[in-house]
RNA sequence: GCCCCUGUAGUCUAGACCGGUCAAGGAUACGAGCCUCAAAAGCUUGUGACCCGGGUUCAAAUCCCGGCGGGGGCA
Numbered sequence: 001g002c003c004c005c006u007g008u009a010g011u012c013u014a015g016a017c018c019g020g021u022c023a024a025g026g027a028u029a030c031g032a033g034c035c036u037c038a039a040a041a042g043c044u045u046g047u048g049a050c051c052c053g054g055g056u057u058c059a060a061a062u063c064c065c066g067g068c069g070g071g072g073g074c075a
Stems, first nucleotide, its partner, number of pairs: 001074007010028004020058001029047006051067005
């Protein structure tokens, strides 16, 4: 230098190929409540995310372009 994969809450992850539903779903963590003599566990509830910029579109996490980070291969 070229090619491929990848980036979503504090952490892990689904969704992206094939654009559209409610508040972007789940687990975990954390806060509150219930329960308990108390704690743990359990139950209820709350908080928080689409790597960055631009484009297409009525509408973009999803399509297109550029960039950045991570992993792999070739040279």
This is a predicted structure of a 75-nucleotide RNA (transfer RNA) from a Candidatus Aenigmatarchaeota archaeon. Rfam family: tRNA. Its family is annotated with triplet codon-amino acid adaptor activity in the Gene Ontology. The family's RNA type in Rfam is transfer RNA. The RNAcentral record of the sequence draws on ENA. The prediction has a mean pLDDT of 82.